[in-house]
């Protein structure tokens, strides 16, 4: 220096629930938890899930209202890729 991750070692993080706040809504924030993670650290970049909003064929209703898709705008890095940084130390 690449790799790689041990029933090491100090030590982080924190689901689901709870209470409380902050969003139309996904969803967040802080307080308790503690299911997990060797990046569960940051970035919403590709993909993909959700959300709010318009349009919206064909169809089914007949009263304008749902799907399919489709433009905008979020959300989620604890969904997966990819970029970036980065503690520790066995084989």
């Nucleotide at each position: 220096a690449g790799g790689u991750g041990a029933c090491a070692a100090g030590g982080g993080c924190a689901a689901a629930c709870u209470a409380u706040c902050c969003g139309u809504g996904a969803g967040g924030g802080u307080a308790g938890g503690g299911c997990g993670c060797a990046a569960a650290g940051c970035c919403a970049a590709g993909a993909a899930a959700c959300c709010c909003c318009g349009a919206g064929a064909g169809c089914g209703u007949u009263g304008u209202u749902g799907u399919a898709u489709c433009a905008g705008g979020g959300u989620u890095c604890g969904u997966c890729u990819g970029g970036u940084u980065a503690c520790c130390g066995a084989a």
Molecule: c-di-GMP-I riboswitch aptamer
Organism: Nitrospirales bacterium